[in-house]
Context: one part of a larger RNA
Molecule: large-subunit ribosomal RNA, half A
Organism: activated sludge metagenome
RNA sequence: GGCAUACGGUGGAUGCCUUGGUCGUAGGAGGCGAAGAAGGGCGCGGCAAGCUGCGAAAAGCCACGGUAAGGUGCAAGCGACCGAAGAGCCGUGGGUACCCGAAUGGGGAAACCCGGUGAGUGGAGACACUCAUCAUCCCGAGAGGGAGGCGAACCCGGUGAAGUGAAACAUCUCAGUAGCCGGAGGAAAAGAAAGCGAAGCGAUAGCGUGAGUAGUGGUGAGCGAAAGCGCUGGAGUCCAAACCGAAGACGUGUCAAGCGCGCGGGCGUUGCGUCUUUGGGGUAGCGGGACGUUCGGGGGGGGACUGCGCGAACCCACUCAGACGGAAGGUGUUUAGGAGAAAUCCAUGGGAAGGGAUACCGAAGAAGGUGAAAGUCCUGUAACCGAAAAGCACCGAAGGUGAGGAACGAUCCCAAGUAGUGCCGGGCACGUGAAAUCCGGUAUGAAUCAGGGGAGACCACUCUCCAAGACUAAAUACUCCUACGGACCGAUAGUGAAGAAGUACCGUGAGGGAAAGGUGAAAAGCACCCCGGGAGGGGAGUGAAAGAGAACCUGAAACCGUAUGCCUACAAGAAGAGGGAGCGAAAGUGACCUCGUGCCUUUUGAGUAAUGUGCCUGCGAGUGGUCGUAUCGGGCGAGGUUAAGCCGAGGAAGGCGGAGCCGGAGGGAAACCGAGUCUGAAGAGGGCGAGAUAGUCCGAUGCGAUCGACCCGAAGCCAGGUGAGCUACCCAUGUCCAGGGUGAAGGUGGGGUAAGACCCACUGGAGGCCCGAACCGGUGGACAGUAAAAAGUUUUCGGAUGAGAUGUGGGUAGGAGUGAAAAGCUAACCGAACCUGGUGAUAGCUGGUACUCCCCGAAACGUAUUGAGGUACGGCCUCAGGGGGUCCCUUGCGGGGGUAGAGCGCUGGAUGGGGUAGGGGAGCAAUCUCCGAACUCAACCAAACUGCGAAUACCGCAAGGAAGAACCUGGGAGACAGCCCGCGGGGGAUAAGCUCCGCGGACGAGAGGGAAACAACCCAGACCGUCGGCUAAGGUCCCGAAGAGAUCGCUUAGUGUGCAAGGAAGUGGUGUGUCCGAGACAGCUGGGAGGUUGGCUUAGAAGCAGCCAUCCUUGAAAGAGUGCGUAACAGCUCACCAGUUAAGACACGCUGCGCCGAAGAUAGAGGGGGCUGAAGCGAUUCACCGAAGCCGCGGAAUGUGCAAACAUUGGUAGGGGAGCAUUGCGCCGAGGGAGAAAGUCGUACUGAGAAGGCGGCUGGACGGAGCGCAAGGGAGGAUGCAGGCAUGAGUAACGAGAAGACGGUGAGAAUCCGUCUCCCCGAAAGCCUAAGGGUACCUGGGGAAGGGUCGUCCACCCAGGGUAAGCCGGUCCUAAGGCCAACCCGAAAGGGGUAACCGAUGGAAAGCCGGUAAAGAUUCCGGCGCCAGGAGUCCGGGAGGAACGAGCGGGGACACAGAAGGAUAGGCUCUGCGAAGAAAUGGGAAAUUCGUCCAAGCCUCGAGCCGAUGACGCGUGUAGGGAAGACCGCACGCGGAGGUAAGGGGUGAAGGGGAGUUCAUCGAAGGAUGGGCAACGGAGCUGAAUUCAUGCUGUCAAGAAAAGCCGCGCGAACCGGUGAACGGAAGCCUGACCGUUCUAGAAACCGACACAGGUAGGCUAGUUGAAAAGACUAAGGGGAGC
Repeated sequence: GGCAUACGGUGGAUGCCUUGGUCGUAGGAGGCGAAGAAGGGCGCGGCAAGCUGCGAAAAGCCACGGUAAGGUGCAAGCGACCGAAGAGCCGUGGGUACCCGAAUGGGGAAACCCGGUGAGUGGAGACACUCAUCAUCCCGAGAGGGAGGCGAACCCGGUGAAGUGAAACAUCUCAGUAGCCGGAGGAAAAGAAAGCGAAGCGAUAGCGUGAGUAGUGGUGAGCGAAAGCGCUGGAGUCCAAACCGAAGACGUGUCAAGCGCGCGGGCGUUGCGUCUUUGGGGUAGCGGGACGUUCGGGGGGGGACUGCGCGAACCCACUCAGACGGAAGGUGUUUAGGAGAAAUCCAUGGGAAGGGAUACCGAAGAAGGUGAAAGUCCUGUAACCGAAAAGCACCGAAGGUGAGGAACGAUCCCAAGUAGUGCCGGGCACGUGAAAUCCGGUAUGAAUCAGGGGAGACCACUCUCCAAGACUAAAUACUCCUACGGACCGAUAGUGAAGAAGUACCGUGAGGGAAAGGUGAAAAGCACCCCGGGAGGGGAGUGAAAGAGAACCUGAAACCGUAUGCCUACAAGAAGAGGGAGCGAAAGUGACCUCGUGCCUUUUGAGUAAUGUGCCUGCGAGUGGUCGUAUCGGGCGAGGUUAAGCCGAGGAAGGCGGAGCCGGAGGGAAACCGAGUCUGAAGAGGGCGAGAUAGUCCGAUGCGAUCGACCCGAAGCCAGGUGAGCUACCCAUGUCCAGGGUGAAGGUGGGGUAAGACCCACUGGAGGCCCGAACCGGUGGACAGUAAAAAGUUUUCGGAUGAGAUGUGGGUAGGAGUGAAAAGCUAACCGAACCUGGUGAUAGCUGGUACUCCCCGAAACGUAUUGAGGUACGGCCUCAGGGGGUCCCUUGCGGGGGUAGAGCGCUGGAUGGGGUAGGGGAGCAAUCUCCGAACUCAACCAAACUGCGAAUACCGCAAGGAAGAACCUGGGAGACAGCCCGCGGGGGAUAAGCUCCGCGGACGAGAGGGAAACAACCCAGACCGUCGGCUAAGGUCCCGAAGAGAUCGCUUAGUGUGCAAGGAAGUGGUGUGUCCGAGACAGCUGGGAGGUUGGCUUAGAAGCAGCCAUCCUUGAAAGAGUGCGUAACAGCUCACCAGUUAAGACACGCUGCGCCGAAGAUAGAGGGGGCUGAAGCGAUUCACCGAAGCCGCGGAAUGUGCAAACAUUGGUAGGGGAGCAUUGCGCCGAGGGAGAAAGUCGUACUGAGAAGGCGGCUGGACGGAGCGCAAGGGAGGAUGCAGGCAUGAGUAACGAGAAGACGGUGAGAAUCCGUCUCCCCGAAAGCCUAAGGGUACCUGGGGAAGGGUCGUCCACCCAGGGUAAGCCGGUCCUAAGGCCAACCCGAAAGGGGUAACCGAUGGAAAGCCGGUAAAGAUUCCGGCGCCAGGAGUCCGGGAGGAACGAGCGGGGACACAGAAGGAUAGGCUCUGCGAAGAAAUGGGAAAUUCGUCCAAGCCUCGAGCCGAUGACGCGUGUAGGGAAGACCGCACGCGGAGGUAAGGGGUGAAGGGGAGUUCAUCGAAGGAUGGGCAACGGAGCUGAAUUCAUGCUGUCAAGAAAAGCCGCGCGAACCGGUGAACGGAAGCCUGACCGUUCUAGAAACCGACACAGGUAGGCUAGUUGAAAAGACUAAGGGGAGC
């Protein structure tokens, strides 16, 4: 270390539970708000942080009602109280209700600041407090009234996308959706026909249907009515006008206009006309009304100048109507409640409600609780009862409103910039179309009933309806609350939220957004003892249980341990499987042997070095609605069925409803006809039908359509918002730039010139000048790069008076800003920010997609495709149904063919010979010669040649055989990336593990055996079991099962055990030819000659450079020469001959096996050992081994079959079938405290499996079977999600830097405290301050966590304490800018904008020194001052003053650079004085520390600067300062020297401080407190960036505003001889409110951190030095948390 067992830890799954959610049903309610809402801030408790409640009357006050004995919330404890004199609790009504918020007196950074007016209170007053009131807009004369804002959805309107779909995209779609905006209500909207559309109906809305119809539509995708019918609910009205009256205005004026019903006379200014206001009248489409006439109709009253008749307005009564009105009262209901039947005992148990026994109630057996499971214990339940008060509903008196004739009549009226029309749009289902109807913009522009609109262009006829005014319930939409319910969830679920959840936390912001439940019946929450500093533990005790102890029910797994047994350190591994020695009582372990390359996905193909997974647990993906289609089940059946709705029921139940749909008839484009019809001239023929088959409704399942549609995943598009605390640019206002150098213009002096120019010296101090710190930047290098740091460190470098840097406050923004331009920057990723929404965008793409068994089982092809990795149809698979000798195989018979092959007549190609015509050449010619079509001879070639022609294949017939064979119809697919091998071909190079076809096979989707290993090759197709048998390929020496088998050969190369051309007397076999005892072949010996050096050529050529010739002779034989050789010869050879030897030899083929050819990167090419008459190769032969093949035995399933039986059962995509499990529900009715679920261990149990049982232990309350139903229904993978735990690993690191020792404290000390020594910073790492932070400050206590270690310590935790202002800042003023009465613009929202207001970074009154606490000080205290305002007193003065308010003037009031000077701060030196002061010796003194003090006031000095070109003052004039002015300005005149100012001295100050020293007291000590003593002088040098000084000089870019302050007048209330202005004196009063701690180059801010980064301003000493450089130091601060 492995395995096993046992026991633990960790962790929080599982089970059980539910206070919380979620979805409905019914009812109620549908708003709140200037009477101050919603929502907040801050408070309120005896102790009080959070929640809840409440509001200074503060976990509450009053009254009424209901309950009630107990109360003081969650929420304990301590303390203190209340309550039968009724607390508390519940309900109703009332009171109070701080501040913010519409927020509303003004302002504002919400919860704060500051007012005006009128009262009141306090006060001498100033002033403060209390109450009331004061915003804006609209209406209104006013009084007064209203609005504003908030709110989930629903509603109406304005505006209005895009992703997407159309497989692209533009019309179209998404969609009038999302969003934004305005407005309203409990509903809204619509609504009483200028309608519909052909029947007639008769307002609107909603539901069902009509109908996915008619239509519309790149006639694509899609969009999509209406009438009618059935229902719900039902309801109708009022004006404008004509006409009449009244009032007013205007006009008219007796010759008028007009009146007058008739007649007659006439009347007539109180008239008449017009206009306005108002009352009446009147409201329709078979037109209505007015008016006139005629007729009709109760009463009263009244009644024109008269008479008669008639008779208006008006009043009363009657009838009818409802959508008027609602008093008192009543009824009902809501907001608290009341009462409410019936059980006991026994045993078990901690406990009874369970068991046993015997009862009872029931209009109550809903439910919850009670120590377990309760009708009869508690709360309740059924049926009943109940309200002082308030709300709502209904009834309801008074009151109010309207209606209540006809006929006739062309007199009048009947809605105008309207209808219509042109053009352009929008909306209607309808996209411009033939496009009506409706609405808008623009231009034009009618009619009045003899009129007008419509009926889908338009016209006619006919029908229908009256626009240009208005109102109108119900049926409809939505959901807050209450009650109840659920085949909804049960803590990773259900809301994001079962706990302080929109909390913690993240973000500048908009916005985003968690985790986290359970002790027990009861806290009985462990008294006491022991160990320990504690944490924690052990006893004891409680309890049924403590292994229920609060980190608490159960308590799984990963992971981490402890103990024991076996095994393991020469051994080989996808981790197992099979066998199995040994050990052991057993369980168990297991040496050794054999075989064996994870899972998933994607692929032709995966061990792949292709993807994904660290492990475990939980979660995690084909669902639902509607429609269609097929199948199955059920009902009814020539029929089937209801929808909405109505009635009813209520863990339940149904009935009615026939609108509508489907079917029952088809054909046709249609008219139309009809068992037929269409075509057609047809009665023909043909097509489609009838003639055989029934549908329909519901349910289930498969599939499709539409929706997000199996899940997760973009980059993106659009809308509305949020951001300029980062950064870019701009605006306003402030600040900063050590030091050194250079030396422009100008100036002065001199020279020079006619004058200049020019030159020299000095002066001067310019500059996007130079060097160089701060500061800004970021050039090169190094480091870093899981950093110290999400951009740094270090070194080097650039700029550093400028186009410079920087602070504060502002402005500009998303197709927009800004940009000295890089597409840079716009809050750490910008070629279009961020957030939210549309949104579940889309994704022909990738990944993932979960239990079992059984049957069958593909494809990677054709065609088409903006198609090629997608899709459709066909082919191939499956399932169901159907019929029928349909398919397949073999054999036989019968067919056609033009491939392989062959052939060359054809078509072409093509070689050689002959060769005609023809042609070329030579020749005078004859002729010769050459080439050579055709032709001929010979040998050939062809996919696109065929006078030939198979095998196969194909077709037909027949017989036999056989199958998950064929065919048709319908449901469901998958697949359309293929790969290798053999054969036939194309492409390529007769290359490819290449590519494209065809035929076949295998893999794919196929295991087994062989080929060492090896998808495809060989053998062979795995239903399961079997420790049986036979074989295939291939094997049989060993590894390693079987033959060192047999016989005959071959090979010698380890060939075998990699290869070609080519090469070779390797060797075997077999041929052909030749030679050979007349002597072959080889060897050896000898010869190999002569003409001749053949001729030519050549320098030479002699056999042997080359050319030609190649003869003759001798001879046994010898080439005019085979090779070597020479310059050429020579020489050596060969051929050839002889001798010797003695038997075979030689040449050339064919063939078996070998040899060479043969070099690669690690040893490594028989699988290894090894093998040679083999263990190689060939042949023959016998045996054996060998697979999941075959057989035997046993078993299962499927198919066929009545059965017997037979056959079959590899399988990816995929189809079909049958089951298991989980959760809930119904029926049924087991089990359970004598122990449910769950967990865990075991199992010789059951099943083919998913699974199911049984037993033990843990556990402590539920819950199983059967039959059905319904699903959030099965996990290993998605770089899945959440949590837990590993690994890496005791590894990297512990974040710039110096520590050491001793002592102390403590349980414990490298780290805390103290002391001593050492070291670091020191233009900082010191001191002050702004921002930011917000208690971090101080003290005491603590040590779990935080602190990179430790810790007794801390910026940590707990508790207590701490911040004191007239003069420090805020307040007052204004800048940029903001917000904006008025005003302008804009669909809305809103934008702009004057006055006013707000707004510091600027302007503006006043304080210093010292002391003091643990922690505050310019704030407290001491001392000495000052400012503003106020009132009064006193003295003088002697007539004016004059608040306040706007106004005017002055002033405030301004740039940059440079230079010089004065002064001071500061520093240094010397010296005097005071104090301390080492040493062994002598002498002597050195070194160190301190030596000071403000403002104001008064006096004085006063550099410098301004000023005779006039400080300051006076006078005169004045037309400017939009009025006035005595002021300012201007002009003139006069006088003539002052003004300002740092600083110094004195005083302030007999105060304060003071190095040090000494004394006293306290304390254990460090130390603390108090007192005493005490110098407190002088001189010199240096010297600022401070100050004089907003000065001076120079320059060009020409350099805020307003208030405070001073002056002037105007208005005129008022005050004033009881004393104004003015002057003086001493005092007094008031000065509120907010901030104030601490940190501040950092451990407290911004950077996620106690982070090497960033962060504005002021002070900033010494030596050296030009310096703020650098170095070292002072004061002071640190030693950096291993």